Description
A computed fold for a 97-nucleotide RNA from an Erythrobacteraceae bacterium, annotated as Glycine riboswitch aptamer. The organism belongs to Erythrobacteraceae, within Bacteria. Rfam family: Glycine riboswitch aptamer. Rfam describes the family as follows. This family represents the bacterial glycine riboswitch. Rfam links the family to the GO term glycine biosynthetic process. The model forms 91% of the base pairs in the Rfam consensus. The prediction has a mean pLDDT of 80. The sequence was found by an Rfam model in a public genome assembly.
Formats: sequence, structure tokens, C1' cells
RNA sequence: GGCCAAAUCGCGGGAGAGAUCGAUGGGCCAGCCAGCCCUCGGCGCCGAAGGAGCAACCGCCCCGGAAACUCUCAGGCAAACGGACCGCGAUUUGGCA
Repeated sequence: GGCCAAAUCGCGGGAGAGAUCGAUGGGCCAGCCAGCCCUCGGCGCCGAAGGAGCAACCGCCCCGGAAACUCUCAGGCAAACGGACCGCGAUUUGGCA
């Protein structure tokens, strides 16, 4: 220098589900109403942060590791943010010929 794997960082792509109802609460120009945002509560939903469960399967095997399956604690349900996973690049570590 080549290839592979893992971790981190950067860039790009990235679904689903109510722009729901209410509140005497807070904020936004303001004295009020209305509107928007936050918070709280209710009902209805989603699964691709995280978490948990079963299990095909795997292993150093009576113990472990295990999903995109399941649950919905958490999270989420206009946009934004987030987002499993995928691609590219860089760095580090390890392995291989």
C1' cells in the first nucleotide's frame, strides 16, 4: 500500500401515526377576546431513538448472544427537531493474503 470488520466524526437519503379535544396555568404586541407556542389533563393512534419480551438461529453450551417479530415503559403523531437502517468520506483499532 490492498481487502474485510468494529467504533467515532462529517455529509446525504430516511417511514408511520389527531395541524385532536380541554384548561382558571405560562409566554408572544397588548387592557380583553381571538391566534400561535410551551406546560398539564383526556380520548384516539404510530414504531425506526432508547428499553423490555419470546424466539428462529448461533456460540467458548445446562450457560450465554440474539431480530426489522412482539409490547408500548419511554419516545413520537403539520413543519422543524429527532429517527432504526443505508450510501459516501475521514480517523483509530483489529484481522487477512